[in-house]
């Protein structure tokens, strides 16, 4: 790094769902005087099961419900190399391309900056249809001179010192300074030229694709989009206290809205529907049962494929609670036991973990 495990074994006692037994109680049907059946719900016996790898975090995604048949349009969110998985995913594989590393390998939300709009702290002279602070270099003018020429006016060279003007090679500031190295060029530099190198364009090779490579051509197009933006895909809400059935019980009063169409309907128009809906005060009940756990389900074998994964066949049944179980004690053994416990279920991610095992 990655995978895999999560104390063990035995005895007793205790807890919960289910199964079947037994006992006794209610209601009830049928036979008609003490018998049978059916329902509930109670005891007691037996037997089968009984938290996780994360059951957490609620962070994506689905199943399922119910809202209305799940429309349509803006606004709005999410997502963002290619290919393939997988029901979908801010999931998985594998690859391309960048970026770190000596290599093993790591690591990232990687679509568009010649559509537009805007940013870029500080320092820098200048941060975008480039900029002249130092420094080179040219004209001009001024001054100076242990020089040179002279026809003695003056001209040259050097050097300083100003005005303008060219120059991005250098120096300095910066995360970043308008392609990098080396030559040629040039007053002095500059893709200005030219080589090789990075990019861009276009062609051709190969790959499904991202792209890889080669060849050509003009020479040079910065960076930020986890700024707004543009592109492409996707998204209606609201979460098992969803939802539905039974049962007991209770008292109604004010006020608003609404067939001119309320509520439904959510951030806002259309569009649809068709009669009740909203709020305060009061007043009753808080049992029961469905939903619930048989499932993109485990466990061996075989194929296929590089992997994620799929598929054939066998075999298993593996908490379902609702004042909520799953747990004590006692013996032995070891490596001496951490994080942590279900609440509709499924995939992932992400967080916590004594210890051990494997590659």
């Nucleotide at each position: 790094a990655g995978g895999c495990c999560g104390g063990g074994u035995g005895a007793c006692c205790g807890c919960g769902u289910c199964g079947c037994c037994u006992c006794g109680c209610a209601a009830u049907u049928c036979a008609c005087c003490u018998g049978a059946g059916u329902u509930g719900g109670g005891a007691g016996g037996c037997g089968c099961c009984g938290a996780g790898g994360a059951a957490a975090g609620u962070c994506c995604g689905g199943a399922c419900a119910c809202c209305g048949u799940a429309g349509g349009g803006c606004a709005g969110g999410a997502c963002g190399c290619u290919g393939g998985g997988g029901a979908a995913a801010u999931c998985c594989c594998a690859g391309a391309g960048g970026g770190c590393g000596a290599a093993a390998g790591c690591c990232g939300a990687u679509g568009g900056a010649a559509a537009g709009u805007g940013g870029a702290a500080c320092a820098g002279a200048a941060a975008g249809c480039a900029a002249a602070c130092c420094g080179c270099c040219g004209c001009c003018g001024g001054c100076g001179u242990g020089u040179u020429c002279u026809c003695c006016g003056g001209a040259g060279a050097c050097g300083c010192c100003g005005u303008c003007g060219g120059u991005a090679a250098g120096g300095g500031u910066g995360a970043a300074a308008c392609g990098g190295u080396g030559g040629g060029g040039u007053a002095a530099g500059a893709g200005c030229c030219c080589a090789c190198c990075a990019g861009c364009a276009c062609c051709g090779u190969g790959g499904u694709g991202a792209c890889a490579c080669g060849g050509u051509g003009g020479c040079u197009c910065g960076u930020c989009a986890a700024a707004c933006c543009c592109c492409g895909u996707c998204c209606g809400g609201u979460g098992c206290a969803a939802g539905g059935u039974g049962a007991a019980g209770c008292a109604g009063a004010u006020c608003c809205c609404g067939u001119u169409g309320a509520c439904g309907c959510g951030g806002c128009c259309c569009g649809c529907c068709g009669a009740g809906g909203g709020a305060u005060c009061g007043g009753g009940u808080a049992c029961a049962c469905c939903g619930c756990u048989c499932g993109a389900g485990c466990c061996g074998u075989g194929a296929g494929g590089a992997g994620a994964c799929u598929c054939c066949c066998g075999g298993c049944c593996c908490a379902g609670a609702u004042g909520g179980a799953u747990g004590g004690u006692c013996a032995c053994c070891c490596u001496c036991g951490a994080c942590a416990g279900a609440a509709u279920c499924c995939g992932g991610c992400u967080u916590a973990c004594a210890g051990g095992c494997c590659u």